The RNA shown here (small-subunit ribosomal RNA) has 1504 nucleotides and comes from an uncultured bacterium. The coordinates come from a structure-prediction model, not an experiment, and the mean pLDDT is 85. Rfam family: Bacterial small subunit ribosomal RNA. The sequence is in RNAcentral, with records from ENA.
RNA sequence: UCGAUUAGAGUUUGAUCCUGGCUCAAGGUGAACGCUAGCGGCGGGCCUAACACAUGCAAGUCGUGCGGAGGGGGCAACCCCUCAGCGGCGGACGGGUGCGUAACACGUAGGUAACCUGCCCCCAGGAGGGGGAUAACCCUGGGAAACCAGGGCUAAUACCCCAUAAAGCAAGGGCACCGCAUGGUGGGCUUGCUAAAGCCGAAAGGCGCCUGGGGAGGGGCCUGCGGCCGAUUAGCUAGUUGGUAGGGUAACGGCCUACCAAGGCGAUGAUCGGUAGCUGGUCUGAGAGGACGGCCAGCCACAGGGACACUGAGAUACGGGUCCCACUCCUACGGGAGGCAGCAGUGGGGAAUAUUGGGCAAUGGGCGAAAGCCUGACCCAGCCACGCCGCGUGCCGGAUGAAGGUCCUAUGGAUUGUAAACGGCUUUUCCCAGGGAGAAAAAGGGAGGUCGCCUCCCUCUGAUCGUACCUGGGGAAUAAGCGCCGGCUAACUACGUGCCAGCAGCCGCGGUAAGACGUAGGGCGCAAGCGUUACCCGGAGUUACUGGGCUUAAAGGGUCCGUAGGCGGCUCGGCACGUCCUGGGUCAAAGCCCUCCGCUCAACGGAGGAACGGCUUAGGAUACGGCCGAGCUAGAGUCAGUCUGGGGGCGCUGGAAUUCCCGGUGUAGCGGUGAAAUGCGUAGAUAUCGGGAGGAACACCGUUCGCGAAGGCGGGCGCCUAAGGCUGUACUGACGCUGAGGGACGAAAGCGUGGGGAGCAAACAGGAUUAGAUACCCUGGUAGUCCACGCCCUAAACGAUGCGCACUAGUCGGACGCCCGAAAGGGUGUCUGGCGAAGGGAAACCGUUAAGUGCGCCGCCUGGGGAGUACGCUCGCAAGGGUGAAACUCAAAGGAAUUGGCGGGGGCCCGCACAAGCGGUGGAGCAUGUGGUUUAAUUCGAUGGUACGCGAAGGACCUUACCUGGGCUUGAACGCACCACGACCGCCUGAGGAAACUCGGGCUUUCCCCUUCGGGGGACGGGGUGCGAGGUGCUGCAUGGCUGUCGUCAGCUCGUGCCGUGAGGUGUUGGGUUAAGUCCCGCAACGAGCGCAACCCCUGCCCGUAGUUGCCCGCCAGGGAACUCUACGGGGCCCGCUUCCGCAAGGGAGAGGAAGGAGGGGAUGACGUCAAGUCAUCAUGGCCCUUACGCCCAGGGCGACACACGUGCUACAAUGGGAGGGGACAGCGGGUAGCAACCGGGCGACCGGAAGCCAAUCCCUCAAACCCCCCCUCAGUUCAGAUUGGAGUCUGCAACUCGACUCCAUGAAGGCGGAAUCGCUAGUAAUCGCGGAUCAGCCAUGCCGCGGUGAAUACGUUCCCGGGCCUUGCACACACCGCCCGUCACGCCAUGGGAGCCGGGGGCACCCAAAGGCGCCUAACCCGCGCUCAAGGUGAACCCGGUGACUGGGGCGAAGUCGUAACAAGGUAGUCGUACCGGAAGGUGCGGCUGGAUCACCUCCUUA
Repeated sequence: UCGAUUAGAGUUUGAUCCUGGCUCAAGGUGAACGCUAGCGGCGGGCCUAACACAUGCAAGUCGUGCGGAGGGGGCAACCCCUCAGCGGCGGACGGGUGCGUAACACGUAGGUAACCUGCCCCCAGGAGGGGGAUAACCCUGGGAAACCAGGGCUAAUACCCCAUAAAGCAAGGGCACCGCAUGGUGGGCUUGCUAAAGCCGAAAGGCGCCUGGGGAGGGGCCUGCGGCCGAUUAGCUAGUUGGUAGGGUAACGGCCUACCAAGGCGAUGAUCGGUAGCUGGUCUGAGAGGACGGCCAGCCACAGGGACACUGAGAUACGGGUCCCACUCCUACGGGAGGCAGCAGUGGGGAAUAUUGGGCAAUGGGCGAAAGCCUGACCCAGCCACGCCGCGUGCCGGAUGAAGGUCCUAUGGAUUGUAAACGGCUUUUCCCAGGGAGAAAAAGGGAGGUCGCCUCCCUCUGAUCGUACCUGGGGAAUAAGCGCCGGCUAACUACGUGCCAGCAGCCGCGGUAAGACGUAGGGCGCAAGCGUUACCCGGAGUUACUGGGCUUAAAGGGUCCGUAGGCGGCUCGGCACGUCCUGGGUCAAAGCCCUCCGCUCAACGGAGGAACGGCUUAGGAUACGGCCGAGCUAGAGUCAGUCUGGGGGCGCUGGAAUUCCCGGUGUAGCGGUGAAAUGCGUAGAUAUCGGGAGGAACACCGUUCGCGAAGGCGGGCGCCUAAGGCUGUACUGACGCUGAGGGACGAAAGCGUGGGGAGCAAACAGGAUUAGAUACCCUGGUAGUCCACGCCCUAAACGAUGCGCACUAGUCGGACGCCCGAAAGGGUGUCUGGCGAAGGGAAACCGUUAAGUGCGCCGCCUGGGGAGUACGCUCGCAAGGGUGAAACUCAAAGGAAUUGGCGGGGGCCCGCACAAGCGGUGGAGCAUGUGGUUUAAUUCGAUGGUACGCGAAGGACCUUACCUGGGCUUGAACGCACCACGACCGCCUGAGGAAACUCGGGCUUUCCCCUUCGGGGGACGGGGUGCGAGGUGCUGCAUGGCUGUCGUCAGCUCGUGCCGUGAGGUGUUGGGUUAAGUCCCGCAACGAGCGCAACCCCUGCCCGUAGUUGCCCGCCAGGGAACUCUACGGGGCCCGCUUCCGCAAGGGAGAGGAAGGAGGGGAUGACGUCAAGUCAUCAUGGCCCUUACGCCCAGGGCGACACACGUGCUACAAUGGGAGGGGACAGCGGGUAGCAACCGGGCGACCGGAAGCCAAUCCCUCAAACCCCCCCUCAGUUCAGAUUGGAGUCUGCAACUCGACUCCAUGAAGGCGGAAUCGCUAGUAAUCGCGGAUCAGCCAUGCCGCGGUGAAUACGUUCCCGGGCCUUGCACACACCGCCCGUCACGCCAUGGGAGCCGGGGGCACCCAAAGGCGCCUAACCCGCGCUCAAGGUGAACCCGGUGACUGGGGCGAAGUCGUAACAAGGUAGUCGUACCGGAAGGUGCGGCUGGAUCACCUCCUUA
C1' cells in the first nucleotide's frame, strides 16, 4: 500500500428509555432415536463395564552353527524333505487400551565436561593352542495330569583355560592444548589386567567371530519456560534441606547408609481435595478467545489387582518368569491350568457402535546366504445413510384448464394445474450380453560393463476381481420422502374439538367460528434423506486482554494507620534486564492456506511453496520503563511566627427545670383525652410559698456555623493532649501515592462486674378504643438510659458517590487567615453552600467539593427467589459477628422517566352536592313492579348508581311466547318444477267432539287455444311428490341498528413547527374572565377540527298582512273591522348608552324598555367509558329442532302468598278539614264502528228516544281548588275509607278463576311515622282539577300533556356526593371494588439437623510376613539366620458418600382460614441496626437515615 474481516430477533411496561437474565436463528459431532430409503466413491464405526470371556488365529525363524529321531528317492555311495532338542537372532518392534498420572508425564528451548547403545556404515588390528561338560537320545522310576527325578552316551558359532595385546581399562608420574567451575582432549614413559568361531563353496570368494576408534540412528538423566478447578484445603516437611564419607548405577543425585548441621517449601498459593493421559491438532469465532483431544501422527502410562527380580544392547517385559490376592476351569483331592485394553467373536452393561471373512499380490517387519517361512501389522472384501462428495428417480410438447379432491359470496367460480391423460424424445441408473485394465517390477535366471555396483534381455507372481472402465441390446422402464406453515421464521384455508383432548424452543395457544390442538386440501423448506434429543462454540460486549461496570439498576470496604505488592518529579552520566531492529537455529510428518497435478467432476489423493507467532541464539540501537552513580527543588516533610475551632482525655464548678422529702397557706377536686376511664385526693391532693435531697441534661446564643478520618462533638473554668489554615523563608532532598493480609478506632442497642437512678422508658400491669386490639391514646412501671473497668463490632456506619494528583467557562453567598488601605473597598489562600458552560448520564441529575477529561492503587458486582440461609472454619461470656454455598424454582426481578387512574395529599372552581327552606318516602290500608317461595305452569327479559307503575301507550278468551289435554305433519303464508285428478269455486247437510279436527251425504256443474273429435296443451283449483317452510330454541361474550350512563359535564383531538434518545410534551400550561377550551393578555408556538355558543321550535312586548266557524253591534237578517284571538311575516336585546373598576376580555351600578347582561323553556348529547342493555321490536353470522324445540284447538297459568324491597294512591284531619246549599274563572286535546246536545225513565251506574257535528261552527265540557252561607268541635270522630254482605249497570261469544262502575249496608289499620332517605331555587315547590294515547271493557292511583292557585330559603363552601383544571406521592394500569404481607390448613418437590446404621478413601502406629533383593554363614552352592518388603491383621483418629424414626425452615401449587403490616400522609410516615414482646403479618423502646406527604416560617438561589 492492497486485500480480507464483526448482522440480529423474541420476551419485564398501558406505553418508553435503560439495566438485566432467559430463549431463538448459524456452524459442528465417533452420535443415538423416529419416519423414510435408488446407486456409487472416499472415510468412520464400544464414548458405557480397564466387566467377564467359549473357540480359532495374532512371533517366529535359521539344517550355510550342532548332534540327531523320523519320512521319501536311489541298488548303493549319496541326495531330498520334515524338525523335538542344544545353539544364534527376534519375542523391549509391530498391534491394543486410557486405568493411573497435576508429574520433568507432556510441549518447547537447552544441557550431559555425569551417560549407554544389539543389528547398520566407515577406519585400524586380530582369530595360535588346549580342555571338560550337557540336552536331545537310551534305560529306570514317580505322577490322574501338568510334568519331574535318577543312571548312561554325545556335538557345536554352547562353556572353560593358556598364549598374543595394536587398542582399551586401571594405577603411578609428567607435558601440550582447551573449557564458565567441577574439569575435558591428546602425545610420550612405567606397571598390571582383558580377546576370538566357525560355516558354505571345487575354487575364487562369501557369510560370520574378536579388540579398538569414529559415525548414523535410538535411548537414559538434568534444567528454564508453558498449559485444570477448589482458600468452606494455610501451613507442609524427618531422608525432610544441606554437608562429609561410603555403597549403588551405564550415568549425576538422599538413589541408599552412617555421622554432622538445622535446614527446605509456602498467599507469585506450599500441603490437601476434586478432575484429567499430554501434544501436533479438531470444532467454533472477524479476531482475541472458548471448548475438545475420537480417526491419523509424536510422547507417556498400563496389560486381571499388587509386589519382585532374572535374561538381555535394550524390559522390571500384553500373547516370558517367581510370589501374594480375587475370579474361572481341570482333578484320581495329592495337585495343576489360565489372563482378548491383539483380530474376529460371546455374555453382560448401555440410547448406542460391525464379519468367529479373503490374502500375504502390494507396503512394512522378524529370521535366513538365499529360495523362503511367519506376520488379524497391513492390503482388500462384508455389515451400518454414521459422515462427506457425486449421480439418478426423466426431458420436450400438451387447455376439453378433464375427472376426482378442497375452498368460496355456491346451479357459478377459485385451486390442485402443464400437473395428469395424450404425442414425441433420451437411456445416466437398471437388466442382458461382449470386451476388459492399472495396481508388478523387483526378487530369480542370463548376458555385458568402467565389477562389492550399474546396464540390458528373459521368465514367474493379483487377495481385491472378470472389479473399474468401454461397447452393443432392451425399455420411462427400477427409484421420494421428511419436517414445518401464530410471532421470531418462508408457508392458510375448511372441518372436528370446546381450558377437554392436546401443543409448546421463548413469548404463549385451547373455556363453541382456534391460520397455534387433531384431520384434510393447499402451501413453504430441505431432499436419499428429513426431523428430534444430547453435547460444544457462536450470537453473549452475559467475566469485558481486545471489550463492561459500581449516586438511584447488582456493585465503594464504617473509618483511619500501615506491611508486602503495584505505581512514581526534574537534570546528567553509565549498563543494556524489559523494549526495538537485523541475521542464524528450531517449532517432526500429517493438517490449515496458496499453486500445480491424478481419479470423467467432487469428496479423496499426490507434489511443491508460504505466512503469523513461540522458544533459543549472534550482532546492533538506547528514546521510554528498569538498574547503578551524581546532582536539583516545583512533590513530600521539618522549622519559625501567627490564627481558628462545640477535636480528645481528666478534674472542678453553675443556674433553670422535673421529681421526691419537710413545713406554711388553702379546699375539693386534680390529672388525662377525640371523649373518657384507670390513677391521685377530705389520712387534705392539684394550686401556691419557704426550706432541703438527688440524678440527668445543658434553654437563649445556635447558624446550608465550626471541629474531627469516620463514629461523633455544644453550660462555665483549669490542666494534659492532638489537628488544621495562613505567612515566612531557613532546612532535608523524592524521603512520594495507594494499600491484599494486619493493627487501631468504631452511633445505638446488647453483655459482664461494681456503682448510680431524678426524668424518660422496651417488657409488664391497668384503663380506653375496637368485631378483636397481644397496637396506635391514657395512668403506672422494670431492665436500660448515667459513671468506672472489660467485652460486643453492627447500622439507611449515606454524599447510598474509596483514596491521591493534574487538567477543563463562570457567577452569587457563608466561615477563618494573610497583604494594601484611615475607611469603603480591593487582592490572595483554605474550608463550606447555591445556580449553572462545555462535557458526562438511561434519565433523574452531576457539573473546579464532578457523576467531566486523564493517571496510579485498593475494594466490590455478574438475573430474581432460595439466602446473607445451611454446612465448615473463625471471633465472641452470650446475643451474635465475619467468611459464605448448593439442590430446587421463576421469565422475570429491577432503575429512571411518561400518560392515566387513585389518595382517609394540597390549591382553585362548579352542581339542589351540603347548608338554608318547603313538601315527601321509610310506619298504616290499598294499587303496582320486583325478590323469594309455591305451582302442572306461575312464559321471557331488565338486577348498584344506569333493574324494580321498567319492555306492558291496556294479560278475562285472543294477546301468549308458559302448563295440561286433544289434534296436524310439505304443515298456518309465498314461490318453482313434475305427476295424476277435473272444472275449481260455491251452497246445503249428518255423526262424533270442548273445539281443533276426523268420518260422511247431497246439490250445482266447465274458462281459453288447437283438433284428425279419440284427444292434446294452457289457465284455475285442491291433492300428491321434490325443492323447501317454520322455531319468542341458544349465543347481546360473533353482530347491525337502537338505547341507557358519566353528562349539557367542558372537554376531546389534529396539521405544521419546536422540545425530548424515547414514551411523550408544547399548543390545551400561566395571569384574568366566563354558564362554557367563553373571551382577553402573556407565551415556541401558529392554525384547524369535533364539542360550547349561534342558526331551529314554544313562550313573553310591539308592528304589518289576513278576517271564518272566532271578535264587535245586534232579537234575527245583516253589517263592521278597532280590540281579544287565530296564523303568517317582521321589529325588539347589542354591555348598545351613562358612570365606576379593569391594559383588555369583562364586571358592578344606573337610565331607557314588555323584556338586561344566555329573558324563560325545548330540541340538540364531542373523543370515549361500562364485552352496560336488547338475538323476545326488527335485521343478522354461527349452532340446534324437523310426525317437533314447528302448527291448530280447549281449558288453565302469566292474577298463586308465610314473607322482603322499590314506586305510588288515599289518609290519619278542622290556622283551614269534612258534609250540605249557592256563586265564578281555564288551557292542552279528542270525536263517524265516534263525540253526542236536548227530552223522558231510574236514588244511581245507566237505559229509551234524538237534533247537531268529519268539527275555531256541534259534542266530550258543569273544570277543581276558590268565594259566600250554614253544620260538625278534637273524638278513631259527620276523620279515614280497607274489608265484607246484599242489590244492580255496562262492555264483551264469555266477567268463576280474573273487569270496571252504581246503590244500600259494613266500617279495618291508621292519631304524621325508628335508623335512614328523596324532590325542589320561581310561575319553581306545594296544591287543584282537565285532556290524551293504548282501548270492546278495564284492574290508570301508571304514563304523556294542559292550565288554575301559588310560596319559603340560599349566611356560606368547613363537611357528605358527583364533576372540571393545576400540582404532589404511588409498589396501582382489570387502574383503590387496585395492589399486597405473614401465620395456619392441604398436596407435591428438593434440602439442613438427627440417636445411629452402611459403604468408600488416604495417611499414622504396631503385629505378622510370600517371592525377590542385600548382608551373614560356606572355598562355593544348598540349607539356615538377619534386614527389607506386597498382601493380611490390630488400634486411635481424620475425610467423603449413602441411608435414618423424628425434626427445621424453603420452593411450587385457579378460586381454603385469620387478620391488614407495606404501596397515596396506606389511615400510627416508612425504613436500617439492636433489644424485648406478641396467633400472624407485626408492636414498642433506643439511636440513625430520607429513599416521607402536607402546611407555615426562615434562609439561599435564578431572572427582571